[in-house]
RNA sequence: ACUUGAAAAUGGCAAACCGCUCGAAAGAGCGGGACGCAAAACCACCGGCCUAAGUUUUUUGUUAAAUGAAAAUACGGUAGCGGGGUUGCCGGG
Numbered sequence: 001a002c003u004u005g006a007a008a009a010u011g012g013c014a015a016a017c018c019g020c021u022c023g024a025a026a027g028a029g030c031g032g033g034a035c036g037c038a039a040a041a042c043c044a045c046c047g048g049c050c051u052a053a054g055u056u057u058u059u060u061g062u063u064a065a066a067u068g069a070a071a072a073u074a075c076g077g078u079a080g081c082g083g084g085g086u087u088g089c090c091g092g093g
Base pairs, nucleotide, nucleotide: 002093003092004091005090012037013036017032018031019030020029021028022027035080041086042085043084045083046082047081048078049077050076054073055072056071057070058069059068
């Protein structure tokens, strides 16, 4: 440097759930808590998935509107959905 995670060591992270806060929501942050994780460290570049505030269209209604409803949509999320990129502990080859 490349490759690999069988056994092990030192450690690390922390799902669900609960509390508080932020957010329209999805979800996120902090504390508690551990289902799991060898990148469950970091990055939304590609695909997927979640949400739909705003916007657009249709509709309701009206003199015209407001309002309500439906559909579409990410510029919002998810790195613990997969791929990709960057960095990295220990052991084996």
Molecule: c-di-GMP-I riboswitch aptamer